[in-house]
RNA sequence: CCUGAUAAAGGCAAACCGCUCGAAAGGGUGGGACGCAAAGCCACUGGCCUAAGUUUCGAUUACUCGAAAUACGGUCGCAGGGCUGCCGGGC
Repeated sequence: CCUGAUAAAGGCAAACCGCUCGAAAGGGUGGGACGCAAAGCCACUGGCCUAAGUUUCGAUUACUCGAAAUACGGUCGCAGGGCUGCCGGGC
RNA backbone atom coordinates (compact mmCIF):
# COMPACT_ATOMS: atom_id res chain seq x y z
C1' C A 1 0.00 0.00 0.00
C1' C A 2 -3.73 -3.62 -1.30
C1' U A 3 -7.12 -6.99 0.73
C1' G A 4 -11.03 -9.47 4.34
C1' A A 5 -13.65 -15.17 6.94
C1' U A 6 -17.43 -19.33 8.56
C1' A A 7 -11.15 -16.41 12.51
C1' A A 8 -9.57 -14.41 17.75
C1' A A 9 -10.00 -10.35 21.30
C1' G A 10 -13.25 -6.94 21.24
C1' G A 11 -16.33 -2.62 19.39
C1' C A 12 -20.69 -0.04 17.55
C1' A A 13 -26.11 -0.24 17.84
C1' A A 14 -31.40 -0.12 13.45
C1' A A 15 -36.57 -0.53 14.39
C1' C A 16 -39.35 -0.08 18.78
C1' C A 17 -40.18 1.73 24.01
C1' G A 18 -39.25 5.32 28.49
C1' C A 19 -37.37 10.27 29.70
C1' U A 20 -35.70 14.76 27.41
C1' C A 21 -34.32 19.02 23.66
C1' G A 22 -36.43 20.94 19.01
C1' A A 23 -41.52 24.39 15.03
C1' A A 24 -40.07 20.06 12.39
C1' A A 25 -36.59 16.92 10.26
C1' G A 26 -33.90 15.15 13.85
C1' G A 27 -30.61 15.10 18.43
C1' G A 28 -29.31 13.47 23.70
C1' U A 29 -29.90 9.57 27.31
C1' G A 30 -31.55 4.51 29.33
C1' G A 31 -33.43 -0.10 27.64
C1' G A 32 -33.23 -3.00 23.12
C1' A A 33 -30.53 -5.53 18.58
C1' C A 34 -31.73 -4.89 12.48
C1' G A 35 -27.31 -4.97 11.01
C1' C A 36 -22.03 -2.94 10.42
C1' A A 37 -14.60 -4.70 8.85
C1' A A 38 -14.46 1.42 10.05
C1' A A 39 -22.13 1.69 11.58
C1' G A 40 -14.85 5.68 14.59
C1' C A 41 -14.53 11.23 13.59
C1' C A 42 -15.44 15.52 9.90
C1' A A 43 -21.44 18.48 6.64
C1' C A 44 -16.07 19.29 2.09
C1' U A 45 -19.16 17.55 -2.78
C1' G A 46 -23.65 15.37 -4.38
C1' G A 47 -28.27 13.27 -2.73
C1' C A 48 -32.27 13.00 0.69
C1' C A 49 -35.42 15.07 4.98
C1' U A 50 -37.65 19.31 7.58
C1' A A 51 -39.45 24.71 6.79
C1' A A 52 -39.30 27.95 12.47
C1' G A 53 -38.02 32.41 9.74
C1' U A 54 -38.44 34.85 4.95
C1' U A 55 -40.85 35.64 0.10
C1' U A 56 -45.12 34.93 -3.06
C1' C A 57 -50.21 33.49 -3.85
C1' G A 58 -55.20 32.41 -2.19
C1' A A 59 -59.15 32.66 1.51
C1' U A 60 -61.21 36.10 5.66
C1' U A 61 -65.13 42.07 7.75
C1' A A 62 -61.20 41.10 11.00
C1' C A 63 -58.56 37.75 14.06
C1' U A 64 -56.32 34.44 11.33
C1' C A 65 -55.93 30.06 8.10
C1' G A 66 -54.12 27.36 3.85
C1' A A 67 -50.70 26.51 -0.32
C1' A A 68 -45.96 26.99 -3.00
C1' A A 69 -40.76 28.21 -2.89
C1' U A 70 -36.50 28.59 0.13
C1' A A 71 -31.50 26.25 4.86
C1' C A 72 -28.57 29.69 7.99
C1' G A 73 -31.59 23.41 10.37
C1' G A 74 -30.74 18.04 9.81
C1' U A 75 -28.87 13.10 7.87
C1' C A 76 -21.62 10.46 8.26
C1' G A 77 -26.34 3.65 9.52
C1' C A 78 -27.34 7.48 1.48
C1' A A 79 -22.91 7.82 -1.78
C1' G A 80 -18.18 10.04 -2.62
C1' G A 81 -14.08 12.47 -0.21
C1' G A 82 -10.64 13.72 4.10
C1' C A 83 -8.35 12.05 8.93
C1' U A 84 -7.52 7.98 12.45
C1' G A 85 -7.72 2.67 14.04
C1' C A 86 -7.77 -3.75 15.99
C1' C A 87 -6.55 -8.55 13.86
C1' G A 88 -5.35 -11.85 9.64
C1' G A 89 -3.41 -12.52 4.52
C1' G A 90 -0.50 -10.58 0.24
C1' C A 91 3.20 -7.21 -1.88

c-di-GMP-I-GGC riboswitch aptamer from a Desulfobacterales bacterium, 91 nucleotides, folded computationally. Model confidence (mean pLDDT): 85 of 100. It was read from a public genome assembly, where an Rfam model found it.